RNA sequence: GUCGGUGUAGCUCAGCCGGUUAGAGCGUGCGCUUCAUAAGCGCAAGGUCGUGGGUUCGAGUCCCACCUCCGACA
Numbered sequence: 001g002u003c004g005g006u007g008u009a010g011c012u013c014a015g016c017c018g019g020u021u022a023g024a025g026c027g028u029g030c031g032c033u034u035c036a037u038a039a040g041c042g043c044a045a046g047g048u049c050g051u052g053g054g055u056u057c058g059a060g061u062c063c064c065a066c067c068u069c070c071g072a073c074a
Base pairs, nucleotide, nucleotide: 001073002072003071004070005069007067010026011025012024013023019057028044029043030042031041032040050066051065052064053063054062
C1' cells in the first nucleotide's frame, strides 16, 4: 500500500430483516439478611452506540469519508 474484520455502560459482550423505552453479566453505591464478614436477595446510578456527513417518516443497525485496534496479502 491492498483487502477483510472491529469499535455499544468502568470491564466483557448481546442487540435478528431499520421501528415501540438501548440491554445482560461482572464491577460500583445503597438497602435486606448476619453478632460481624462472605455468600445470597432487592433497588439505584452509570451511554455523544469511535468521529463527521448522507439516505429515510424513522438509524446502534443501511451508505460514504476519516480514526483506533486485529488479521491476511504484498
Transfer RNA from a Patescibacteria group bacterium, 74 nucleotides, folded computationally. Model confidence (mean pLDDT): 80 of 100.